């Protein structure tokens, strides 16, 4: 450095569910709260699956599957 994931260490993220708001809608945004998460960091690139204004439309990265990055160093 690659690979790998530990009864290790530092941290991270946050489902679902409540409230506020946004939006036809699927969902998202912000606080609370926590099922999990080694990539549950980015990315719509390909499959799904879901919206409706059915368009050269949108939405889901915690659906699966390619890509790019990152913390740590046990076996």
């Nucleotide at each position: 450095c690659u690979c790998c994931g530990a009864u290790a260490a530092a941290g991270g993220c946050g489902a679902a569910u409540c409230c506020a708001g946004a939006g036809c809608a699927a969902u998202c945004u912000g606080g609370g709260c926590a099922a999990g998460c080694a990539a549950a960091a980015c990315c719509a690139c390909g499959g799904a699956u879901c919206c409706u204004u059915u368009a050269u439309g949108g939405a889901u990265a915690u659906c699966c599957g390619a890509g790019u990055u990152g913390c740590c160093g046990a076996a």